A computed fold for a 1591-nucleotide RNA from an Omnitrophica WOR_2 bacterium, annotated as small-subunit ribosomal RNA. Its mean pLDDT, the model's own confidence on a scale to 100, is 83. Its Rfam family is "Bacterial small subunit ribosomal RNA". Gene Ontology terms of the family: ribosome and structural constituent of ribosome.
[in-house]
RNA sequence: AUUUUGGAGAGUUUGAUCCUGGCUCAGAGUGAACGCUGGCGGCGUGGAUUAGGCAUGCAAGUCGAGCGAUCCUUGUUGGACUCUUAUUGAAGUGCUUGCACGGAUAUAAGAGACUGACGCGGGAUAGCGGCAAACGGGUGAGUAACACGUGAGAAAUUUUCCCUAAAGCUAAACAUAGCUUCGUGAAAGCGGAGGUAAUAUUUGAUGUGGUGCUUUGGCCUCAUGGCCAAAGUAUUAAAGGUGGGGACCUUCGGGCCUGCCACUUUAGGAUGAUCUCGCGGCCUAUCAGCUUGUUGGUGGGGUAACGGCCUACCAAGGCGUUUGACGGGUAGCUGGUCUGAGAGGAUGACCAGUCACACUGGGACUGAGACACUGCCCAGACUCCUACGGGAGGCUGCAGUCGAGAAUCUUUAGCAAUGGACGAAAGUCUGACUAUGCGACGCCGCGUGCAGGAUGAAGGUUUUCGGAUCGUAAACUGCUUUUGUCAGGAAAGAAUUUUUGUAGGUUAAUACCCUGCAAGUUGACGGUACCUGACGAAUAAGCCACGGCCAACUCCGUGCCAGCAGCCGCGGUAAUACGGAGGUGGCAAGCGUUACUCGGAAUUAUUGGGUGUAAAGGGCAAGUAGGCGGUCUAUUAAGUGAGGGGUGAAAUCUUCCGACUCAAUCGGAAAACUGCCUUUCAAACUAAUAGACUUGAGAUUGGAAGGGGGAAACGGAAUUAGCAGUGUAAGGGUGAAAUCUGUAGAUAUUGCUAAGAACACCGGCGGCGAAGGCGGUUUCCUGGUCCAAAUCUGACGCUGAAUUGCGAAAGCUAGGGGAGCAAACAGAAUUAGAUACUCUGGUAGUCCUAGCUGUAAACGAUGAGCACUAGGUGUUGGUCCUUCGGGAUCAGUGCCGCAGCUAACGCAUUAAGUGCUCCACCUGGGGACUACGGCCGCAAGGCUAAAACUCAAAGGAAUUGACGGGGACCCGCACAAGCGGUGGAACAUGUGGUUUAAUUCGAUGCUACGCGAAGAACCUCACCAGGGUUUGACAUGUAGGCAGUAGUGAACUGAAAGGGAAUCGACCCGUAAAGAUCGGGAACCUACACAGGUGCUGCAUGGCUGUCGUCAGCUCGUGUCGUGAGAUGUUGGGUUAAGUCCCGCAACGAGCGCAACCAUUGCCCCAUGUUGCUCACAUACUUUAAACCUUCGGGUUUGGGUAUGCGCACUCUUGGGGGACUGCCUGGGAUAACCAGGAGGAAGGUGGAGAUGACGUCAAGUCAGUACGGCCCUUAUGCCCUGGGCUACACACGUGUUACAAUGGCUGGUACAAAGGGUUGCCAACCCGCGAGGGGGAGCCAAUCUCAAAAAGCCAGCCCCAGUUCGGAUUGGAGUCUGCAAUUCGACUCCAUGAAGCCGGAAUCGCUAGUAAUGGGAGAUCAGCACGCUUCCGUGAAUACGUUCCCGGGUCUUGUACACACCGCCCGUCAAGCGAUGAAAGCUGGAGGUACCCGAAGUCCUAUGUAGAUAGGCCGAAGGUAAAGCCGGUGAUUGGCGCUAAGUCGUAACAAGGUAGCCGUACGGGAACGUGCGGCUGGAUCACCUCCUUU
Repeated sequence: AUUUUGGAGAGUUUGAUCCUGGCUCAGAGUGAACGCUGGCGGCGUGGAUUAGGCAUGCAAGUCGAGCGAUCCUUGUUGGACUCUUAUUGAAGUGCUUGCACGGAUAUAAGAGACUGACGCGGGAUAGCGGCAAACGGGUGAGUAACACGUGAGAAAUUUUCCCUAAAGCUAAACAUAGCUUCGUGAAAGCGGAGGUAAUAUUUGAUGUGGUGCUUUGGCCUCAUGGCCAAAGUAUUAAAGGUGGGGACCUUCGGGCCUGCCACUUUAGGAUGAUCUCGCGGCCUAUCAGCUUGUUGGUGGGGUAACGGCCUACCAAGGCGUUUGACGGGUAGCUGGUCUGAGAGGAUGACCAGUCACACUGGGACUGAGACACUGCCCAGACUCCUACGGGAGGCUGCAGUCGAGAAUCUUUAGCAAUGGACGAAAGUCUGACUAUGCGACGCCGCGUGCAGGAUGAAGGUUUUCGGAUCGUAAACUGCUUUUGUCAGGAAAGAAUUUUUGUAGGUUAAUACCCUGCAAGUUGACGGUACCUGACGAAUAAGCCACGGCCAACUCCGUGCCAGCAGCCGCGGUAAUACGGAGGUGGCAAGCGUUACUCGGAAUUAUUGGGUGUAAAGGGCAAGUAGGCGGUCUAUUAAGUGAGGGGUGAAAUCUUCCGACUCAAUCGGAAAACUGCCUUUCAAACUAAUAGACUUGAGAUUGGAAGGGGGAAACGGAAUUAGCAGUGUAAGGGUGAAAUCUGUAGAUAUUGCUAAGAACACCGGCGGCGAAGGCGGUUUCCUGGUCCAAAUCUGACGCUGAAUUGCGAAAGCUAGGGGAGCAAACAGAAUUAGAUACUCUGGUAGUCCUAGCUGUAAACGAUGAGCACUAGGUGUUGGUCCUUCGGGAUCAGUGCCGCAGCUAACGCAUUAAGUGCUCCACCUGGGGACUACGGCCGCAAGGCUAAAACUCAAAGGAAUUGACGGGGACCCGCACAAGCGGUGGAACAUGUGGUUUAAUUCGAUGCUACGCGAAGAACCUCACCAGGGUUUGACAUGUAGGCAGUAGUGAACUGAAAGGGAAUCGACCCGUAAAGAUCGGGAACCUACACAGGUGCUGCAUGGCUGUCGUCAGCUCGUGUCGUGAGAUGUUGGGUUAAGUCCCGCAACGAGCGCAACCAUUGCCCCAUGUUGCUCACAUACUUUAAACCUUCGGGUUUGGGUAUGCGCACUCUUGGGGGACUGCCUGGGAUAACCAGGAGGAAGGUGGAGAUGACGUCAAGUCAGUACGGCCCUUAUGCCCUGGGCUACACACGUGUUACAAUGGCUGGUACAAAGGGUUGCCAACCCGCGAGGGGGAGCCAAUCUCAAAAAGCCAGCCCCAGUUCGGAUUGGAGUCUGCAAUUCGACUCCAUGAAGCCGGAAUCGCUAGUAAUGGGAGAUCAGCACGCUUCCGUGAAUACGUUCCCGGGUCUUGUACACACCGCCCGUCAAGCGAUGAAAGCUGGAGGUACCCGAAGUCCUAUGUAGAUAGGCCGAAGGUAAAGCCGGUGAUUGGCGCUAAGUCGUAACAAGGUAGCCGUACGGGAACGUGCGGCUGGAUCACCUCCUUU
């Protein structure tokens, strides 16, 4: 400087996340097929399956200028015959005697058929002969090969026709087809005799040349060798045909001259063919050894030619193990095609090159070329003909047919063009080819109209009923005419050849021939393309999809059904996912589906992946091949780089230009073909060779530590056993027991003896070893390592398939040994069971020797080696320095940590960081550490290692929850300490169950069950039976009607509802003076819309409610951390009732909750003062107590009570304030928050008790309280009525009431509340009744009157421990009250009756102070009905050491295979169905080889013969016999495996999964599994130790 223009993702594992990883989709393509649909044209393309079988026609002939014949025709010339016409007119006859009839004969012309000769006329043809038939056309069976591709070579070759050059083309001869004739056969055909030609065949001559041999000379090459020249010698060719011709010669045939074609020889070229070699392109090692013409040599044969190509002899070689021989499977190869950014991957239709094949197998002949698609011979299978004796055939040529198949066309036209064969040529032949037909099979193009048009028509769909949408779409108006139909015009494809004319060349020539020019002639398609005119929107739109990926949504139907589905998935009554419809989206004469290929897929990774935990490092080492390799110098040039040459066929692809109106398509040019071969140059790097170096590696010297290995000897403690002593009743064992041992003396204790195994303390994330592994002491033998100095060798190195060795435990073989321990086994327990865990015993084994086995969680789950990359701190071994504190360095071994890496966890100089080298291994889960095969092993088993089938996941790390028979802390009437109950009785009430015509419905663990229901006799009412009614009991609207009408309704009827003759009998406004049969409205009637539903769905909903829980939690904004889910805040240290507060802190703040604010109660103050209050005072009345007086009658005073005043002090009412805040003191605590105690105070640390209920959970409850979507009923599931039911009753449960008595019951007397209600009401006094109650009527709409008596209590009396003077159920009788009504089915009263029950089993409930317990009062509902519910006051306790345990909750942490979250998940046997597969006595098929038998055709050999030929031999296809192996199919039975909503048995794993789990191995067991031995942490928890960080 130029060129290169190109790379997209998504869904799906999870509660969510990141990663790994598979599956699936979107794209492009096809010789396609199928479904629905279908107007036209152009260009392409079309038997991919049975290389299955084929009827019929055609596909290879041509040359008469090679030959003899034969036939036709034509010209000339003859011959005989027939016919016609014209002329002639005989014999004969008639008579009118010169005429008529008659027609022989002859001549001429014409026609017809026959026949002879000649032509230097034409045409056709069977045969001989020449050339072609080896091309063209088809197919892909075979073939893994020099078959193909590419590049070389042939000094090892051939080549008809063609071109160039040289030379030649002479003389004879023998036959044979055809033909004639005869024989034979059904036919195909065959044979005998006679005779004939040639460019057929044979022989002779010549020899430019060729070839062989001999000799001489020269030149060249990569080897064998090759080439050239000269001389001599030997040998070796041929054919004629056909035009023209003036002289000259002639036997008149011709010679001769000339042209063309053919022929012969040689050389060269061109083309085609053959052979050889390098390189390249499939799978399989579960194919590892193969080979006897095999490998080579010599002689011979053969070929165009080299060669074991063939043969005889000789030698024993040749190929192969990762560079894969041999075998098996599959397959024509290539240019190219499809895809892809590319690298690649897949493929080999059409077109082109090449190979192979031609019914199957074998074989040769001819020829330049074949072992020959439409030739020959033989064998076989099949089909056809036959007179049964024999014959014929080969569509993988073009059409066509049958078959099989999802599937692939006309039995067309023409040689006009292009090409081919033959020919001198005309020409003939050509299913090659050119055209045509059929098929939407593909690509491309065109059309199905265009413009205007809003009542946004009708109609469809939908709707929130308003509308929206189809939609300018249609109708309608105007315009156009591609296409179509009809009509007219009308190409290009044509150049030749040939004829005629003419010019030039050749020649002796004007002839012939050649060349040029002019004119004429030749088109299957086809009257086609194209052009013009007329007509008229006329003739022309479908398919798929609409949940996400993926553009496009609603309604109806269906109801886990029918169905859809590429993956995820959809459908169980509101389906954008099924089916239909409307609408919408996409593509469009097509659209979808299926199949296959590439892509996406970096999912085999060269470009471009990984291996600690996801799949993946070999158990460890030694070491062969191989791969890789330190520093310097020189040379070479294999790799490498640069330039040149050859080749890389054409087509295709790309770019440019051009031709069909465009495009597809076609043509031209360029570029490209990334490759191979060759040549020149360069020398940095790799390599090779030579030389050198020392730093890698090794050696030497001196030190050092060590459970490194092997062998032998020795030692003490303990255990068990034996013997002996002492000694007596237990011992042992467990959660608790028992089996077991022991009075025959155990256990315990003392002494002695014996045996085997293991070596306490030291002992240590300390040491050694490659790993497994190694631990008492000493000795011997022996391997490795480290350190320090320098000396030596001089790259000697690293890694490492194959191979070899080592290799825990268990196990095996043989022999020993055997104390303890201990699989199996036995027993005892535990348990539902317990083939286990626990216990008592106990055998293999554990130990030794010699072998075998070869595996483990053989782990650091981390291959080996080298180099580099912050530090800190321990420790082991060595060396150096030292101020003796310590420091430096090398080699190990731990921990923490930076950068970096990682999905994260984590790793981090001992890398999982950064690089290099080599090896091993991985590619979704399961099936499967499996089957089969092979190798190893005594066996157990090990190593290597698939497929069918099946799933859409399996998995790693981390996050948030939940859970744990994990841990820590804390709280609660949670336990404990107490008090009283329930559970036992009777009754009440609710529920279940049962019953029933109905026993209406709902609520169902806590959180249903005196709940909805604050009150079922009717009503309520929803249930049942019966009777009735249908625009309705109730609302709104429209239309019509509406005077004796609507309505009312005596009598009558009916269970009632209802029906109903008589009677009575209508309203308001317009409206004004009045009226009307006017109008409007109300009411009513009829009809239509509609009403109505306690019918369904609380799993479609709103609202409300329960529960966790009055628990202390739940979140957000900003910031920060993390790839992310998320974390932080909210954790931590304290503290609190509290996420309450304080402190700290990458957090800082905030919200909903907590607390407070609200009302109530407890103390005080102020205000208020009736209906409240009454200290004091006054008045009136009354009373009795005391005192005094007394005339004994009484009086006075004091006191009490009632009433009325005064009064508002008190109580009280209801308004407003105050008060309590850890405010004060002491102590503790971090000086904080806060805690403990104290003072004061009515009250003290939230004073008590209420209301108040965060985010959320339970598809919790309620459609029957109301509301509401959808569905359902509409003379009924609506409405009205009567009666019944909800009240039933073998039973079970819950909640209560009353009791069981003396802290009591009964009788009498007597005291003290609060809070409420009251006019359809509360009801006083008084009277009646034993009483419920009745009468009565004052007062009160209430601080006034009334309900209203409070009761327990207190004071007396009786009862005397009993089924009672307890208890009151049940039942009989008599009543009262409410109400229309009291029977089913109310409450109460009186008299009588007098049941169970004597304090309650297991279990269980409530309560921490004015509480429990106990006593009564009131209210709501309500006509009446309360043991329930709500509320009020009276009396009024006990206990709490404390948080181990039960239950519930909160916070932090840990594990997890759970996430509908432990009521989770999940394993295995057995049983059932389905599927694929292994083994198997056998049965059966295939391919290939081996041995032998038989042996066609045929080449070759031998023999005979002149030859044809004959005979024999070798080889030899097919066939047969035999044995062994290999690969398939099938197979009674059998083994495991996989899949399948709700089967059986257990519960192995996940939490410490309730015995931690897992790995290897052995034994045992219904099963998961259990146990022994060794190993691992991928184990929780607690304690201890070590280390780290901070001070």